[in-house]
RNA sequence: GCGCCUGUAGCUCAGGGGAUAGAGCGCAAGCCUCCGGAGCUUGAAGUCAGAGGUUCAAAUCCUCUCAGGCGCA
Numbered sequence: 001g002c003g004c005c006u007g008u009a010g011c012u013c014a015g016g017g018g019a020u021a022g023a024g025c026g027c028a029a030g031c032c033u034c035c036g037g038a039g040c041u042u043g044a045a046g047u048c049a050g051a052g053g054u055u056c057a058a059a060u061c062c063u064c065u066c067a068g069g070c071g072c073a
Base pairs, nucleotide, nucleotide: 001072002071003070004069005068006067007066010025011024012023013022018056027043028042029041030040031039049065050064051063052062053061
């Protein structure tokens, strides 16, 4: 330099045009308990990497940029 893949919560990931964007772990509060680091309940936490475009509607499709990974040279 060329090609391909990935980027969504603190971490690991789902979601592949339409529902208030979810799960596990973690975190906070409460309950329980002799105690809690176990168990139960509730909650907070997201510019969906950035910009532009297509569309009635974009995390999702297209283009460019950025970051990471793999392959070729």
Overview:
Predicted 3D model of a 73-nucleotide RNA (transfer RNA) from a Candidatus Portnoyibacteriota bacterium. Its mean pLDDT, the model's own confidence on a scale to 100, is 82. The source organism's lineage runs through Bacteria, Bacteria candidate phyla and Candidatus Portnoyibacteriota. It matches the Rfam family "tRNA". By type it is a transfer RNA. Its family is annotated with triplet codon-amino acid adaptor activity in the Gene Ontology. RNAcentral holds the sequence, with entries from ENA.